[in-house]
């Protein structure tokens, strides 16, 4: 003195697939009724189970190749363990910009 890879922070962009089925707890409303309980119905939240589906958190697999007989080995590929599946929100691989760290040659 400082490039790129890399790391951190901020801002912007950022896809896909179920408003499925069954059961249960609770809240609200309606129905009967003087009131209430039970029953029935509607709706909302949550939980459990089932079937179907998606790939872009994370995770796993491998081609060339390196060792050499089973190890290492990339992805937006493959799998779907995890995650997710109305909209919104959240999350989000990845991309762009800004700032910082670190840093080779010289």
């Nucleotide at each position: 003195g400082c490039a790129a890879g890399c790391c951190c922070g901020g801002c912007g962009g950022g896809a896909g697939a179920g408003u499925c089925c069954g059961g249960g707890u609770g809240g609200u409303c309606u129905u009967c009724a003087a009131a209430g309980u039970c029953g029935a119905g509607a709706u909302c939240u949550c939980c459990c189970g089932g079937c179907g589906c998606c790939g872009a958190a994370g995770g796993a697999g491998c081609a060339a190749c390196g060792g050499c007989c089973c190890c290492g080995g990339a992805a937006c590929c493959u799998c779907u363990c995890a995650g997710g599946c109305a909209a919104a929100a959240a999350g989000g691989a990845c991309c762009g910009c800004c700032g910082g760290g670190g840093g080779a040659a010289u």

A computed fold for a 106-nucleotide RNA from a Pseudomonadota bacterium, annotated as Glycine riboswitch aptamer. Rfam family: Glycine riboswitch aptamer. Rfam's curators write: This family represents the bacterial glycine riboswitch. Its mean pLDDT, the model's own confidence on a scale to 100, is 76.